[in-house]
RNA sequence: UUUGUAUCCAGAUGACACUGAGGGAUCUGGCCCUUUGAGGUGUCGAGCAUCCUUUUUCAGCAUUAAGGUGCUAAUGCCAGCCCGUCCGGAAAACUCCGGAAGGGAGUCGAUACGAC
Numbered sequence: 001u002u003u004g005u006a007u008c009c010a011g012a013u014g015a016c017a018c019u020g021a022g023g024g025a026u027c028u029g030g031c032c033c034u035u036u037g038a039g040g041u042g043u044c045g046a047g048c049a050u051c052c053u054u055u056u057u058c059a060g061c062a063u064u065a066a067g068g069u070g071c072u073a074a075u076g077c078c079a080g081c082c083c084g085u086c087c088g089g090a091a092a093a094c095u096c097c098g099g100a101a102g103g104g105a106g107u108c109g110a111u112a113c114g115a116c
Stems, first nucleotide, its partner, number of pairs: 002115007013045007022033003025107001027080004046072003051068004076108001081104003085100006
């Protein structure tokens, strides 16, 4: 680099140094954060989770502890495509427009474990 599997509405962040204007995956729309310093990099400390390893216990699952990764604004911030339901509006009609809550699918991506 390529690829397989699983997960992505739960949970958890402070300080300091450097940088300095945008950031929240891309596009559009919305919303949020931001010079009271966004985002990035580094150091130190704290926490979360339980993917992997070991361990306690066990029939097994679960559990305990340690370690390896990872993570610590908002669901990967929300919507977009499909489905039916409901509400409002328009029109002589089974159509269109707007909205609400729900279900499903998809691009890209992230993390873990494995394969090449």